[in-house]
Context: one part of a larger RNA
RNA sequence: CGUAGGAGACUUGAGAGGAGCUGUCCUUAGUACGAGAGGACCAGGAUGGACGGACCUCUGGUGCACGAGUUGUCGUGCCAACGGCAUGGCUCGGUAGCCAAGUCCGGAAGGGAUAACCGCUGAAAGCAACUAAGUGGGAAACCCACCUCAAGAUAAGGUCUCCCGUUCAAUCCAGGGGCAACUCUGGAUUGACCCGAAGACUACCGGUAGACUACCGGUUUGAUAGGCCAUAGGUGUAAGUGCAGUAAUGCAUUGAGCCGAGUGGUACUAAUCAGUCGAGCGA
Numbered sequence: 001c002g003u004a005g006g007a008g009a010c011u012u013g014a015g016a017g018g019a020g021c022u023g024u025c026c027u028u029a030g031u032a033c034g035a036g037a038g039g040a041c042c043a044g045g046a047u048g049g050a051c052g053g054a055c056c057u058c059u060g061g062u063g064c065a066c067g068a069g070u071u072g073u074c075g076u077g078c079c080a081a082c083g084g085c086a087u088g089g090c091u092c093g094g095u096a097g098c099c100a101a102g103u104c105c106g107g108a109a110g111g112g113a114u115a116a117c118c119g120c121u122g123a124a125a126g127c128a129a130c131u132a133a134g135u136g137g138g139a140a141a142c143c144c145a146c147c148u149c150a151a152g153a154u155a156a157g158g159u160c161u162c163c164c165g166u167u168c169a170a171u172c173c174a175g176g177g178g179c180a181a182c183u184c185u186g187g188a189u190u191g192a193c194c195c196g197a198a199g200a201c202u203a204c205c206g207g208u209a210g211a212c213u214a215c216c217g218g219u220u221u222g223a224u225a226g227g228c229c230a231u232a233g234g235u236g237u238a239a240g241u242g243c244a245g246u247a248a249u250g251c252a253u254u255g256a257g258c259c260g261a262g263u264g265g266u267a268c269u270a271a272u273c274a275g276u277c278g279a280g281c282g283a
Stems, first nucleotide, its partner, number of pairs: 001152001005163007015149004021049007033038001051106005059100004066093005071086006110144003117137004164282001165193001167192011194280001199277004203219005224270003227266005233259003240253005
């Protein structure tokens, strides 16, 4: 820009892409078959491999804004307690998130039309022959079916809902009335005035989204983010004080203290105020 007014939702599916794999074991059955050795079709069930998708409950990895321990050195006047630097100094753990080695799921079943092939009926050609007319069966291939995208599918689809002007003036057209001047009704164009819809965007707070954009949530009629409160969870018993010990240290207060991203609550802080687009019923 188009999709013959504008807008918000929900859709149909022309078309496109994805997937499509397979082993072993059990039953049937040591049956059919076979002298024996051996050993099925058909049918039913179980469990795997590789591949793919999703997720983080479990098992774990990471987790340089979490907790603890610890070495050297410097600093906060000293002790104690802390902080800086040394690969996050080193070490041990670890929430959310992300992830696999973890968990769950998928290939299926079914239908249609077929290939090779197997048939039925059947002439030409009194026979025969699956074929010439006619008519069946038949494969991981094909078309559906399963998953995803999809109306710029310009043949531009469908459904529902929402929204929007009246007046005046001039000119023109059509119709009615009038002898005429003119007047009434309807329509069109132009101008003036009024109004600024539904909705969208900007702006701002953010994340289930993300390079940017886009997408999604929220903006006081508010729990969107931060803070605060509670809690899950992590670390593992803080500091100070008291007691025991000459002391190192231990014990008690104490599952303490601290804590990023989780969950719930709470307007304390910040989402202020606002602006822009969008037209007037639609050839």